Molecule: Bacterial small signal recognition particle RNA
Organism: Nitriliruptoraceae bacterium
RNA sequence: GACGGGCGUCCCCGGUGACGUCCGGUGGUGAACCGGGUCAGGGCCGAGAGGCAGCAGCCCUAAGCCGUCCCGUGAUGGGUGCCGGUCGGACGCCCGUCGCC
Numbered sequence: 001g002a003c004g005g006g007c008g009u010c011c012c013c014g015g016u017g018a019c020g021u022c023c024g025g026u027g028g029u030g031a032a033c034c035g036g037g038u039c040a041g042g043g044c045c046g047a048g049a050g051g052c053a054g055c056a057g058c059c060c061u062a063a064g065c066c067g068u069c070c071c072g073u074g075a076u077g078g079g080u081g082c083c084g085g086u087c088g089g090a091c092g093c094c095c096g097u098c099g100c101c
Stems, first nucleotide, its partner, number of pairs: 001098011012085006019077004023072002025068005035060004043052003
């Protein structure tokens, strides 16, 4: 120095877990009026019977906000953990064989 084997580190690839962020699901909250439904009171139309619009309240919900220890074959990140890959790569050490000085 070459080859083979073993070990270690790093990079790369695959798998998987945790964590962070995002998304979705889900629970809650959520519109004086410019969302919907029902519309007390009051108002308007009508000779009347009745009708009309409609504030508050109540109900449902939109955007938004809060939560999800107990949701996810979701996305993503790295000074994160583990496993695997030498028919992926590099470096270092050890052993064996061969060659050279």